[in-house]
Notes:
This is a predicted structure of an 82-nucleotide RNA (c-di-GMP-I riboswitch aptamer) from uncultured Thiogranum sp. The model forms 95% of the base pairs in the Rfam consensus.
């Protein structure tokens, strides 16, 4: 730098629930637990989807926001191979 993720190796993360604390809310953070992943390591710049809010007849149409474990994408890494 490429290409792989093996019945690999060191080794990482942590769905659901559950409990406590923050949020109007989607949810988020911390403890257990442990579906599962080859980037489930960051990025919300594009697109879903969900919440809040405005106009408002409205399925629309804008505005704040959650969701990287939706899905493309842009970056970094373990470990083989060339």
């Nucleotide at each position: 730098a490429g290409c792989g993720u093996a019945u690999a190796a060191c080794g990482c993360c942590a769905c659901c629930c559950u409990c406590g604390u923050c949020g109007u809310g989607a949810g988020a953070c911390g403890g257990g637990c442990u579906c599962g992943g080859a980037a489930a390591g960051c990025c919300c710049g594009g697109g879903g989807u969900c919440u809040u809010u405005g106009u408002g007849a409205a399925u629309a149409c804008g505005a704040a926001g959650a969701u990287a474990g939706c899905c493309a994408g842009g970056u970094u890494g373990c470990c083989g191979c060339u």
Its Rfam family is "c-di-GMP-I riboswitch aptamer". Its family is annotated with cyclic-di-GMP binding in the Gene Ontology.